[in-house]
About this RNA
Transfer RNA from Marinicella sp., 73 nucleotides, folded computationally. Taxonomically the source falls in Marinicella (Bacteria, Gammaproteobacteria, Lysobacterales, Marinicellaceae).
RNA sequence: GCCCAUAUAGCUCAGUCGGUAGAGCACUUUCUUGGUAGGGAAGAGGUCACUGGUUCGACUCCAGUUAUGGGCA
Numbered sequence: 001g002c003c004c005a006u007a008u009a010g011c012u013c014a015g016u017c018g019g020u021a022g023a024g025c026a027c028u029u030u031c032u033u034g035g036u037a038g039g040g041a042a043g044a045g046g047u048c049a050c051u052g053g054u055u056c057g058a059c060u061c062c063a064g065u066u067a068u069g070g071g072c073a
Stems, first nucleotide, its partner, number of pairs: 001072007010025004019056001027043006049065005
């Protein structure tokens, strides 16, 4: 220099063909206990890496940028 993959909650990751974004763990409140642990219930938490485009509508499609990982030379 060229090519490929990945970027989504605090962490690990889903999200098939464009139609209001989810799980587990962690966190908060609460029930259970004399108290802890464990278990049950409820809840909070997201500019879907960034910029632009297409579309009535974009995490999803297109272009560019950035970061990380890999391949070729």
It matches the Rfam family "tRNA". Rfam's curators write: Transfer RNA (tRNA) molecules are approximately 80 nucleotides in length.